A computed fold for a 72-nucleotide RNA from a Candidatus Nealsonbacteria bacterium, annotated as transfer RNA. The sequence was found in a public genome assembly.
RNA sequence: GCCAGCGUAGCUCAGUGGCAGAGCAACUCUUUCGUAAAGAGUAGGCCACCGGUUCGAGUCCGGUCGCUGGCU
Numbered sequence: 001g002c003c004a005g006c007g008u009a010g011c012u013c014a015g016u017g018g019c020a021g022a023g024c025a026a027c028u029c030u031u032u033c034g035u036a037a038a039g040a041g042u043a044g045g046c047c048a049c050c051g052g053u054u055c056g057a058g059u060c061c062g063g064u065c066g067c068u069g070g071c072u
């Protein structure tokens, strides 16, 4: 230099055009003499950034940035 994949909650990841989710972690409550475990709940996201398409974009298209891998 060229090519491909990935970027969503603190972490690991789902989400194939129509309300942004799960597990773990955090916090509160129940249970217990107490702790752990278990159960119930709460909070946490401008979906990397900029534009485009669309009635509508996390999702499709283009570009930028970052990470990973391959080729030279």
Base pairs, nucleotide, nucleotide: 001071002070003069004068005067006066007065010024011023012022013021018055026042027041028040029039030038048064049063050062051061052060
The coordinates come from a structure-prediction model, not an experiment, and the mean pLDDT is 83.
Rfam family: tRNA. Rfam classes the family as a transfer RNA. Rfam's curators write: Transfer RNA (tRNA) molecules are approximately 80 nucleotides in length.